A computed fold for a 75-nucleotide RNA from Methanocorpusculum sp., annotated as transfer RNA. NCBI's taxonomy places the organism under Archaea, Methanobacteriati, Methanobacteriota, Methanomicrobiales, Methanocorpusculum. Its Rfam family is "tRNA". Rfam classes the family as a transfer RNA.
This record gives sequence, C1' cells and structure tokens, in this order.
RNA sequence: GGGGUGGUAGGGUAGCCUGGUCCAUCCUAGAGCGUUUGGGACGCUUUGACCCCAGUUCGAAUCUGGGCCACCCCA
Repeated sequence: GGGGUGGUAGGGUAGCCUGGUCCAUCCUAGAGCGUUUGGGACGCUUUGACCCCAGUUCGAAUCUGGGCCACCCCA
C1' cells in the first nucleotide's frame, strides 16, 4: 500500500442481510425492597447502550459515502 471482518449499557452478547410498533435482546454488574440474628443464595422492582460526521428516506443501530479504532490475510 491492497483486501476482509468487527465497533451496541460498567463487562459480554443478539438484532443489521429483509429500515417501522410498545420500553432495542439476553447474561452479568450496580441500586432499592422482601426473606435471614447477620451474610450468601433466592424472589420482585429499578438504573444504564447503537464509534464519529454527512447523505438517502415520511422513518436509519440497520442502507450509502467519508473518517477513527481493533483484529486477520496479502504484498
């Protein structure tokens, strides 16, 4: 230099190809309450996210273009 894959709550992960609802999924974590002498475990409730910019569209996490970062392959 060329090509490919990926970037989503504090951590991990699905959703993207085929755009649309209500609160964007699930696990874990945090907070509150109950249970307990206390703790753990368990139950209920709750907090929290689409890498950045622009475009297309009535509507974008999803499509398009550019950028940044990580990994892999080729040279």